Background: Predicted 3D model of a 134-nucleotide RNA (c-di-AMP riboswitch aptamer (ydaO/yuaA leader)) from a Dehalococcoidia bacterium. It matches the Rfam family "c-di-AMP riboswitch aptamer (ydaO/yuaA leader)". Rfam links the family to the GO terms cyclic-di-AMP binding and regulation of gene expression. It was read from a public genome assembly, where an Rfam model found it.
RNA sequence: CAUGUGAUGGGGCCGAAUCCGCGUGAGCGGAGCGGGGGAACCGACACAGGGGUGCAUCUCGCCGCAGGGCGAGUAGGUCAACCUUCUCAGACCGAACCCGACAGCUAACCCCGCAGGCACGUGAGAGGGGACGA
Numbered sequence: 001c002a003u004g005u006g007a008u009g010g011g012g013c014c015g016a017a018u019c020c021g022c023g024u025g026a027g028c029g030g031a032g033c034g035g036g037g038g039a040a041c042c043g044a045c046a047c048a049g050g051g052g053u054g055c056a057u058c059u060c061g062c063c064g065c066a067g068g069g070c071g072a073g074u075a076g077g078u079c080a081a082c083c084u085u086c087u088c089a090g091a092c093c094g095a096a097c098c099c100g101a102c103a104g105c106u107a108a109c110c111c112c113g114c115a116g117g118c119a120c121g122u123g124a125g126a127g128g129g130g131a132c133g134a
Base pairs, nucleotide, nucleotide: 012118013117014116018031019030020029021028022027032114033113034112035111036110037109042104049102050099051098052097053096058073059072060071061070062069063068076093077092078091079090082129083128084127085126086125087124088123089122
């Protein structure tokens, strides 16, 4: 110096998944963010089920008895070093899980979540805002 691993602290990224107070603790409460149920009006299909969270949907081809697997695309999504918008190029993801015969929208009202994961770097152009300095 390079690579790999572990611990701690700080700063970040994906995500709603953070902060505050009380408590010895288990836990409790609040703010904030996020999700579901639920009238009228409107809308509306279905029984081969249907529905929800999420960017993660759909098409084609191949393999397999089937469940499913593989490949090429695709709706959509992410790419930070103060924050943010648009454009161009590039890279990557395009999952997983849940409800259990049942749910359109939906005021009042009711219920629930605040996890998990990641690694030295994505660049450029045109704007807006903020901070610092002069």